[in-house]
RNA sequence: ACGUGGGAGAGCUCGUCAGACCAUGUGACGGCGCCGAAGGGGCAACUCCUCCCCGGAACCUCUCAGGCACCAGGACCACGU
Numbered sequence: 001a002c003g004u005g006g007g008a009g010a011g012c013u014c015g016u017c018a019g020a021c022c023a024u025g026u027g028a029c030g031g032c033g034c035c036g037a038a039g040g041g042g043c044a045a046c047u048c049c050u051c052c053c054c055g056g057a058a059c060c061u062c063u064c065a066g067g068c069a070c071c072a073g074g075a076c077c078a079c080g081u
Base pairs, nucleotide, nucleotide: 001081002080003079004078005077006076011032013031014030015029016028017027018026033068034067035066039064040062041061042060046056047055
């Protein structure tokens, strides 16, 4: 790196438009509310070094991105190659 399995959190809220249309479910955009475990940013225990600087560095933090029914995604873990 690839394959398989497991894998959390948070409104399927309000409005508009469209589709469907008995009705419900749906999609896009916008508003407010929220989540953090793709990615990204920040601090930093620690690490590297004789020391300092530089460098590396979280599931901590910020929520830019992403996400808030299902699906999908998903850090991380296990097994195999």
Molecule: Glycine riboswitch aptamer
Organism: uncultured Aeromicrobium sp.